A computed fold for a 1488-nucleotide RNA from an uncultured bacterium, annotated as small-subunit ribosomal RNA. Its Rfam family is "Bacterial small subunit ribosomal RNA". Rfam links the family to the GO terms ribosome and structural constituent of ribosome. RNAcentral holds the sequence, with entries from ENA and SILVA.
């Protein structure tokens, strides 16, 4: 000094794991916007091509030469001037010197001693510079410039002649030089090197210039800096590149170089490199550093600095101190330009600039004032290095766009629950202040000194006046920031998850807000987050991941003790790690960025010195690891040979007769030519009951007996060896089944195949057959879910209990008990684990070694290679695509899983529906309309407890527009209502009539009502039940659903609520890490059943009395019945049995009632986006002279048809006639209506009573008795139709009910299928009520009467409860999901070929050039005997090497390719249903 996470797999959870985001950075680009300044930065792409200008010259104090003007001297002079010499000057041209190898650019090549770092050079060079010693004598020969003469278009060039030097060449002299010789000392890598000699021999040098002081030159030594060469170490990808190499590796000799060296050549040897990755391929300048990161790391190498490489491409040398030379040369090639066609010229990857390419990168500027460089003695000249300016928000930094006050919280805008709220102190307004720009005035530092000298620049800065400047993105979560409108799975958004299908905080716009700010966003790239390659710092039983198993090489690791060394290791010192950068501290620009100074940091570095515990090397011991010898016992260990019995099948023979066999059921098949069955004999092959969570083996695997050969392990006691060990990349071997080759064998079984079934189909499951194969021998193959899904080895770490096999002790030598080993199981502590689990046989704690993993799919595929007879195996990608895939566990749901239990669920019964007619509802159809809703159970006699008008919502038509209805404002009237007349279908319109209340004397005020006006508004059965409230249905009156605290679990969750019993019940009891509680159950409530008591009117009448028309009618009474209040009663209380001594159950007693006594009301948490916006309420949307309102008429009542629910029947247990008996519960005033009368009746008339225990509805019917009918479409049944009536009502045509007479249809008990009901129930019989004028009611809701049958039982169907199990389901099985085919798109493999790039190699050709040879030609310096001489040199020729080029065969790698293969992705396509549940044949792995 320092470490942050989030979203996304699920119904939820934990884990694994990928994807994505928040950060920082950038040589950036793009979009919108844009005030200023400072400092930086600016072709990342085509090492593409370049017009034009500039970028390297300088020295006259080296030399010849030239020399205008001015000056000096001198000569001439026509006095204007001219000539000569000197001095001065001149660098345009030449000789010469130095420089041009620096500076500047670029990053193509290069995987290399190219770079970095540390060393070596005793194997080297060095111009300029510095220091020191010594020297600088005397000669010679040329040559450019120049002149003359030629050639050429040009570039340029030839010949002859003249001349100088610090140019060139000899001679002299010379050592601390160089090369030898001699011995000595020291060092050494043993090659050599250094040093000093009284040493000694040979040999090698020089240049002058200018003026008195220097600058040069030569030689030698030294220094500094620079350079060459060598070495250790370091930094990259591919093994689908495994072998490479001929000057290659080494030696000897020679050559060459400044220098070592195969650097080169000859000869000799056959080496050298490589799994510690050679060779090949791809990519790439390297570093200081920069970015990021907590760090370790990762990425990058632009600007600045160091190194390297390159300069149009390739090759080559010259010069020089140094070059194989960016602005030098030669040659070849490509390209461009000039040309008189013969030849020539050129190289911006210098600075500007142009074209091109590209998303993209600047001015053809000023200056040498500063810094630096070259030359020069200097002045100075040159300098596109450099310093400046210009362009660009490209980056960093700084500044500004104002500050303070200011509420009627202005206007506008947005929003609103209409009250308000927001914008918002924001503005206006007041006071104060002011970057840029403009004008005016002043005005630097940078300049180093004696002076002069400033491109920038009248710039920075100062003063006065004036004066201007905000945008971008975002606002669903991550992630700071929300509303309205528009849109309606459209348009669009999106980094991930995901938004959008009519109320979108996610699209678009607006208001508001958030964050940054002259910028803000987007895109690309890098690091981070990512512990997601894990050194720091990960894993491998089930998530990806242990090799199928062993032997063993290299390698890695290795017991106890001592010893040597000091390699590793540790410590100290020294050196170095350039500067810049980073960090810290200070300083300078107003600050900061920026710059400067100092310190510190930085290596896996080197050298030296020391330490010796550990590791290592050497040496010596030891025995605990390992091994050997000896004695035992166990074993399906292996190989070979041989023998055996049971069973199947076949053959033969006997007995025997019609079937056998097979299945869910069948059939194919076998059998009268004698099967099956049974007996006997025989043949042949394969497999071996007893068999165990038992044994052996490394694994695969191994199973009848005996024999032979053979491997390993274990136990025991002693002796021996003395670390000999562990692991094990490559390698070698073994390796189930299937499969292959050859030859055998073949009983049973049995892929393929044939047949029979099943089925929609059935290339299957089932059945009948059946060949390969299964077996043996020999050889291949080499894979498995080769599994303990768990590599090997060693040590340590609580236990219990089996079993196999040895041994010891005790003991009576049957045994038992205890102990020591080695195997193999189960349970389980600590620990570990995501959990499951594991747990001395470890998945614990540690060590060593090997193998393997890094999201899913594509894919174990393609290509390549290796192996294989083949099948195939091993090795093993990418493009593309998805945001998941996955593990374990949890809660549910589900299962053609399991256990238990319940229910009219089945069964046992009784009666129905489905067939007929009719009623009613629905669908469909029709229609102007047939209003709307309800849709499996849980819509369909449902909303509707009652559609002729109304209802009414629908249709047609006539009307109204503040409205049929509400509130408020204004005006008028005093009424309104009502009555009446006219028009009209009516609504409506018009006329007449009538004329309010309160206070107050009055004026006036108030109220009420009506009408008018016109604005807010009314109104809507219009939409959305998927925006809602409320209510309801359903599972289900099923027994469940939860909570608090505690406990367990990382958690979702679990426990409680499970278990054993029991119950109608989560009812109760017991047990239990649970203890309690709540909503449900039950009870409390109502009703029926028994009793008591109180009260007796309208009820009742036993006793008493009166009375009768034979009525409790009357007095009286309240006993009884009854009514309706209050109580009691039933609680498993009692007994017996059973159960666990419980809860309870069974039986019994008593009792009106017995085990919730019957019935009702009562419906937990929730499910179905269940139903209802049309009952009501209500958000949003929509309509507003209409989707509102009123009215008339019509419709909801239609009718080829289909379905549901009822009614009535089909008859004799019936129908019909006559007579007779017994209820309960209800209703009644716009009502029930008695009695009486009329009518066949419906009904009508008259008229008592009753607001009801009083009166009325009101005769209950089935039933009973006595007649008739006699099995028929009937004396059954009643549809349909006709006629005549009645009632309600404005009104019965569409479209009511009732009555009478007549008519008299289908129907003779109902297919598949299906419904209800367990006792006062079903069945059957009637009665009443609501709604209602009436009624289509056979409906619905109640009431009583008569009154059964059956339940063995829980196998099955349906539904439900609880526990458990499996799950790939969670929209939850109406789930999920696989493959072919068809269509579209995408990437990719193969492919006859076609076409590029790179490269190896053979041959051909062979430029320039170095080197070599040379008998031809030429030749100033030196030598000599002076020549036709010599030495030396040059040219030409030849030779080696040699670039480019040509040609041939290959290798590697791209592009393209008819056709073709699979893969991926797509909307609701087709066919099946393979997997997930026992997935309906358990699944899976491998092979066929």
């Nucleotide at each position: 000094a320092u470490u942050a996470g989030a979203g996304u797999u699920u119904g939820a959870u934990c884990c694994u794991g990928g994807c994505u985001c928040a950060g920082a950075a950038u040589c950036a680009a793009c979009g919108c916007u844009g005030g200023c300044g400072g400092c930086g930065u600016g072709c990342c792409u085509c090492a593409g091509a370049c017009a034009u200008g500039c970028a390297a010259g300088u020295c006259g104090a080296a030399c010849g030469a030239u020399u205008a003007a001015a000056c000096u001297u001198u000569c001439c002079u026509u006095c204007g001037g001219g000539g000569a010499a000197g001095a001065u000057a001149u660098a345009a041209a030449g000789u010469g010197g130095c420089g041009c190898a620096c500076g500047g650019g670029u990053g193509a090549g290069u995987a290399a001693c190219a770079c970095g770092u540390a060393g070596g050079u005793a194997a080297u060079g060095u111009a300029c510079c510095u220091u020191u010693g010594g020297g600088u004598g005397g000669g010679g020969a040329a040559u450019a410039a120049c002149u003359u003469a030629g050639g050429g278009a040009a570039a340029c060039u030839u010949a002859a002649g003249c001349u100088a030097a610090u140019a060139c060449c000899g001679c002299a002299u010379a050592a601390u030089g160089c090369a030898g010789c001699g011995g000595c000392u020291c060092c050494u890598u043993c090659g050599g090197g250094a040093g000093a000699c009284a040493g000694u021999u040979g040999u090698u040098a020089a240049a002058g210039a200018u003026u008195u002081a220097u600058c040069g030159c030569c030689u030698a030594a030294a220094g500094a800096g620079c350079a060459g060469c060598c070495u250790g170490c370091g930094g990259c990808a591919g093994a689908u590149u495994a072998g490479c190499u001929a000057g290659u590796u080494g030696g000897u000799a020679a050559g060459g170089u400044a220098a070592c060296g195969g650097c080169u050549u000859a000869c000799c040897a056959a080496g050298g490199c490589g799994a510690c990755g050679a060779u090949c391929u791809g990519u790439a300048u390297c570093c200081g550093a920069c970015c990021u990161g907590a760090g370790a790391g990762g990425g990058u190498g632009g600007u600045c600095g160091g190194a390297c490489a390159c300069a149009c491409u390739g090759a080559c040398a010259c010069u020089g101190a140094a070059u194989a030379a960016c602005g030098g040369g030669u040659c070849a090639g490509a390209c461009u330009c000039c040309u008189a066609c013969g030849g020539g010229a050129g190289g911006c990857a210098g600075c500007a600039g142009u074209c091109g390419g590209g998303a993209a990168u600047u001015u053809u500027g000023g200056g040498c004032a500063a810094u630096g460089g070259g030359c020069g003695a200097a002045a100075g000249c040159c300098u596109g290095a450099c310093c400046c300016a210009g362009c660009a928000a490209c980056g960093c930094c700084g500044c500004g766009u104002g500050a303070a006050g200011g509420a009627u919280g202005a206007a506008g805008u947005c929003u609103u629950u209409c009250g308000g709220g927001a914008u918002g102190u924001a503005a206006a307004c007041u006071u104060c202040g002011u970057a840029a720009g403009a004008a005016u005035a002043g005005g630097a530092a940078g300049a180093a000194u004696c002076a002069a000298u400033g491109a920038c620049g009248g710039u920075a800065c100062u003063a006065u006046u004036u004066g201007u400047a905000a945008g971008g993105u975002c606002c669903g979560g991550c992630u700071a920031a929300c509303u309205a409108c528009g849109u309606g799975c459209c348009a669009g958004c999106a980094g991930c998850c995901g938004c959008g299908g009519u109320a979108a905080u996610a699209c678009g716009u607006a208001g508001g807000g958030a964050c940054c700010a002259a910028g803000c966003g987007u895109u690309g790239u890098u690091c981070g987050g990512a512990u997601u390659u894990a050194c720091u710092g990960g894993g491998c039983g089930u998530a990806a991941a242990g090799g199928g198993c062993g032997c063993g090489u290299a390698g890695g690791c290795g017991g106890c003790a001592a010893u040597u060394c000091a390699a590793g290791u540790c410590a100290g010192u020294u050196g170095u790690g350039a500067a810049a950068u980073c960090u810290c501290u200070g300083a300078g620009c107003u600050u900061a960025a920026c710059u400067c100074a100092g310190a510190a940091c930085g290596g896996u570095c080197a050298a030296c010195u020391g330490a010796u515990a550990c590791u290592g090397c050497u040496u010596u011991g030891c025995u605990a690891g390992a091994g050997u010898a000896c004695a035992g016992a166990a074993g399906g260990g292996g190989c070979a040979a041989u023998c055996g019995g049971a069973a199947u099948u076949c053959u033969u023979g006997g007995u025997g007769u019609a079937g056998c066999g097979g299945u869910g059921a069948a059939a194919u098949g076998c059998g009268u030519a004698g099967a099956u069955a049974u007996c006997a004999a025989g043949a042949g092959g394969a497999a071996c009951a007893c068999u165990g969570a038992g044994g052996u083996g490394a694994a695969g695997a191994c199973g009848g007996g005996u024999u032979g050969c053979u491997g390993g392990g274990c136990u025991g006691a002693u002796a021996c060896u003395g670390a000999c060990g562990c692991u094990g990349a490559g390698g070698c071997g073994c390796g189930a089944a299937a499969g292959c080759u050859a030859g055998g064998g073949u009983a049973g079984c049995a892929a393929a195949c044939g047949g029979g079934a099943u089925u929609a189909g059935a290339u299957a499951c089932c059945c009948c057959g059946g060949u390969a194969g299964u077996c043996c021998u020999a050889g291949c193959c080499c894979u498995a879910a080769a599994c303990g899904a768990u590599g090997a080895a060693u040590a340590c770490u609580u236990g219990g209990u089996g079993u196999c096999u040895g041994g010891a002790g005790u003991u009576u030598u049957a045994u038992u008990c205890u102990c020591c080993g080695g195997g193999u199981g189960c349970c389980g502590u600590c620990g570990c684990u995501a959990a499951c689990g594991u747990u001395u046989u470890u998945a614990g704690u540690a060590u060593u070694c090997c193998g393997c993993c890094u999201g899913g799919g594509g894919a174990g595929u393609a290509c390549g290679c290796a192996c294989g007879c083949a099948a195939g195996u091993g090795u093993g990608a990418a493009a593309c695509u998805c945001a998941a895939a996955g593990g374990a566990a949890u809660u549910g749901a589900c299962g053609g899983g399991g256990a238990c239990c319940c229910g009219c669920a089945c069964a046992a019964g009784c009666g129905g529906u489905g067939g007929a007619g009719c009623a009613u509802g629905u669908g469909g159809u029709u229609u102007a309309a047939u209003u709307c809703g309800a849709a499996g159970c849980a819509a369909c006699g449902c909303g509707c407890a009652g559609a002729a008008c109304c209802u009414u919502a629908c249709c047609a038509g006539c009307c109204c527009u503040u409205g049929a209805c509400a509130u408020g404002g204004c005006c008028a009237c005093g009424a309104c209502c009502g009555g009446u007349c006219c028009g009209g279908a009516g609504a409506c319109g018009g006329g007449c009539u009538u004329u309010c209340c309160c206070c107050g004397c009055a004026a006036g005020g108030g109220g009420c009502g009506u009408g008018g006006u016109g604005c807010a508004c009314a109104g809507g059965u219009g939409c959305u039940g998927c925006a809602u409230g409320g209510c309801u249905g359903u599972c289900g009156u099923c027994a469940g659903c939860u909570c608090g605290u505690g406990u367990c679990g990382u958690g979702a969750g679990a426990u409680g609520u499970u278990g054993g019993g029991u119950u109608a019940a989560g009812u109760c009891c017991c047990g239990c890490a649970a203890c309690g509680a709540g909503c449900g159950c039950a009870a409390c409530c109502c009703u029926c059943g028994c009793c008591u008591u109180c009260a007796g009117u309208u009820g009742c009448c036993a006793g008493c009395a009166c009375g009768u028309u034979g009525g409790g009618g009357u007095g009286g009474g309240c006993a009884c019945u009854c009514u309706g209040g209050a109580g009691g009663a039933a609680c498993u209380g009692c007994c017996g049995g059973u159960g666990a001594c419980a809860a309870g159950c069974c039986g019994g007693a008593g009792g009106a009632a017995g085990g919730u006594g019957g019935g009702g009301a009562u419906g937990a948490c929730g499910u179905c986006a269940a139903g209802u916006c049309a009952g009501c309420a209500u958000g949003c949307c929509c309509c507003u002279u209409a989707c509102g309102u009123c009215c008339u008429g019509g419709g909801c009542u239609a009718c080829a048809c289909a379905c549901g629910u009822a009614c009535u029947a089909c008859a004799a247990u019936g129908c019909u006639g006559u007579g007779g008996a017994c209820a309960a519960a209800g209703g009644g005033a716009a009502g029930c209506u008695a009695c009486c009368c009329a009518g066949c009746a419906a009904u009508g008339g008259c008229a008592a009573g009753c607001a009801a225990a009083u009166c009325c509805c009101g005769u209950a019917a089935a039933c009973c008795a006595c007649g008739g009918c006699u099995c028929a479409g009937u004396u059954c049944a009643g549809a349909u139709u006709g006629c005549a009536g009645g009632c309600u009502g404005c009104a019965a045509c569409u479209c009511g009910c009732c009555u009478g007479c007549a008519u008299g249809a289908a129907g003779g008990c109902g297919g598949a299928a299906u419904c209800g009901c367990u006792a006062g129930u079903a069945a059957u019989c009637g009665c009443c009520g609501g709604u209602c004028a009436g009624c289509c009611a056979u409906a619905c809701g109640g009431c009583g009467g008569u009154g059964a049958a059956u339940a063995c039982g829980u196998u099955c169907c349906c539904g439900g409860g609880c526990c458990u199990u499996g799950u790939a389901c969670a929209c939850a099985c109406c789930g999920c999901c696989c493959g072919u085919c068809a269509c579209a798109c995408c990437a990719u493999g193969g492919a006859a070929g076609c076409u590029g790039g790179c490269u190896c190699u053979g041959c051909c050709c062979g430029a320039a050039g170095u080197c070599g040879u040379u008998a031809c030609c030429c030749u100033a310096a030196c030598c000599c005997u002076a020549g036709u001489g010599g030495a030396g040199g040059g040219g030409g020729a030849c030779g080696c090497c040699g670039a480019a080029g040509g040609u041939g065969u290959g290798g590697c790698u791209g592009g393209u390719g008819a056709c073709u293969g699979g893969g991926g992705u797509g909307a609701a396509g087709u066919c099946g249903u393979a997997a997930c549940a026992a997935g309906g044949u358990a699944a899976c792995c491998a092979a066929u």

The coordinates come from a structure-prediction model, not an experiment, and the mean pLDDT is 83.